[in-house]
Small-subunit ribosomal RNA, 3' major domain from an uncultured bacterium, 477 nucleotides, folded computationally. The RNAcentral record of the full RNA draws on ENA. Model confidence (mean pLDDT): 83 of 100.
Context: one part of a larger RNA
RNA sequence: UGACGGGGACCCGCACAAGUAGCGGAGCAUGUGGUUUAAUUCGAAGCAACGCGAAGAACCUUACCUAAGCUUGACAUCCUUUUGACCUCUCCCUAAUCGGAGAUUUCCCUUCGGGGACAGAAGUGACAGGUGGUGCAUGGUUGUCGUCAGCUCGUGUCGUGAGAUGUUGGGUUAAGUCCCGCAACGAGCGCAACCCUUGCCUUUAGUUGCCAGCAUUAAGUUGGGCACUCUAGAGGGACUGCCAGGGAUAACCUGGAGGAAGGUGGGGAUGACGUCAAAUCAUCAUGCCCCUUAUGAUUUGGGCUACACACGUGCUACAAUGGCGUAAACAAAGGGAAGCGAUCACGUGAGUGUGAGCAAAUCUCAAAAAUAACGUCUCAGUUCGGAUUGUAGUCUGCAACUCGACUACAUGAAGCUGGAAUCGCUAGUAAUCGCGAAUCAGCAUGUCGCGGUGAAUACGUUCCCGGGUCUUGCACA
Repeated sequence: UGACGGGGACCCGCACAAGUAGCGGAGCAUGUGGUUUAAUUCGAAGCAACGCGAAGAACCUUACCUAAGCUUGACAUCCUUUUGACCUCUCCCUAAUCGGAGAUUUCCCUUCGGGGACAGAAGUGACAGGUGGUGCAUGGUUGUCGUCAGCUCGUGUCGUGAGAUGUUGGGUUAAGUCCCGCAACGAGCGCAACCCUUGCCUUUAGUUGCCAGCAUUAAGUUGGGCACUCUAGAGGGACUGCCAGGGAUAACCUGGAGGAAGGUGGGGAUGACGUCAAAUCAUCAUGCCCCUUAUGAUUUGGGCUACACACGUGCUACAAUGGCGUAAACAAAGGGAAGCGAUCACGUGAGUGUGAGCAAAUCUCAAAAAUAACGUCUCAGUUCGGAUUGUAGUCUGCAACUCGACUACAUGAAGCUGGAAUCGCUAGUAAUCGCGAAUCAGCAUGUCGCGGUGAAUACGUUCCCGGGUCUUGCACA
């Protein structure tokens, strides 16, 4: 000087408390451990691994296993020989690759000797190749403490020196934020602001959007209009600016006015010096080591989907604040051409046939659902709950047996609110309700977004956890 203390003081955080909804019990989904297996590929491991890499394992993917065949190789450059094409198509064999046979196709220049470009085949070795090892050899990227308020430097001063000072003190703040003081004076990286979005207003513009008034219609459908809504450009607006009180006449705090918004308005992006030999050699790159008729590459089938069990994360429930039926209403944000697909017809349905319109403020996915109204059920393992199983189907796709999703009929399991323990959340939040997208042929209870309905509670900081500042002790460096 740090680190540490079941030392002290001060302060903060959904840290506790006050509330709310859960998890832990059930069934299922998914990940992990374990076990099993020919293989169940590999990685991730307290918080910070476990719906994680994986924004989507039937084949492919795929790295694993089995079997079969390949060896300059699936991919790249160079050399030699040879052919003139390459592409495309057909047949035989095979589990498939491999292997065998055939059809079609015929570049440019020329002194006709040949040369050139490109492509195929054969050969030779240099080499290719490796998701093989080492993340404790590395780069890059990422997590975490933590969006915590800290981490440093120059000059000066003090100290023999390590170092100190500044950065401590008195106030204040979300903040090393600002003010005052001070052997310090300044500066840098962080904080804040600048950026995006949302909330108010003005203005410009008015189609594909909108419709107040005038016509018209089944319908903003059409004429017309751009006032309004909306869209998307440019501006304004909030700064403790104003008032009162407190404070040290300061910084700032409390209350008020005006205002759409008030003291950082809400949300996002943004992550200092560093810590954990943290994670990743399987995104990629890369040193060294290892394999080279195999640890490379191709194909078939299987596996990653196994199942006495244990754990994590979710979904659905256990019902009447509910289930079912009927007929009504109101979103936002997105996607669409090998696509979205209206309409009409068929089917109980998943869907099928037809194919209008639309590269989309125009057409379409598209029905929002909770909600309100009416009816029914009357507390029961039920008209709750839907697992499981049987049968018949639909769709995607060479192909749904291992191993897809969905539909109809039938079946109708556990479960009556969950022990110890434990997690999230402070407002348009929690809870609840649907909608969309990425990945994707198909496959979503996951992930990332979108809006609808919309709470309770916070006395307070004694305690638990984590963090910051000062101080003290010190068996540690």